[in-house]
Molecule: transfer RNA
Organism: Candidatus Aminicenantota bacterium
RNA sequence: GGGCAGUUAGUUCAGCGGUAGAACGCUUCUCUGAUAAAGAAGAGGUGGGAGGUUCGACUCCUCCACUGCCCA
Numbered sequence: 001g002g003g004c005a006g007u008u009a010g011u012u013c014a015g016c017g018g019u020a021g022a023a024c025g026c027u028u029c030u031c032u033g034a035u036a037a038a039g040a041a042g043a044g045g046u047g048g049g050a051g052g053u054u055c056g057a058c059u060c061c062u063c064c065a066c067u068g069c070c071c072a
Stems, first nucleotide, its partner, number of pairs: 001071007010024004018055001026042005048064005
């Protein structure tokens, strides 16, 4: 320099046009003499950044940034 994949909750990841979910973690409650386990409830995301397409974009297109892999 060229190509490919990824970037979504604190962490690991889903969803791939109709307004974002799970697990673990965190908080509160129940249970216990107390802790753990178990059960219940809850908080937490302007979806890497900027444009474009669309009635509507995490999802499609373009550019940029970062991470990983391959080729030279």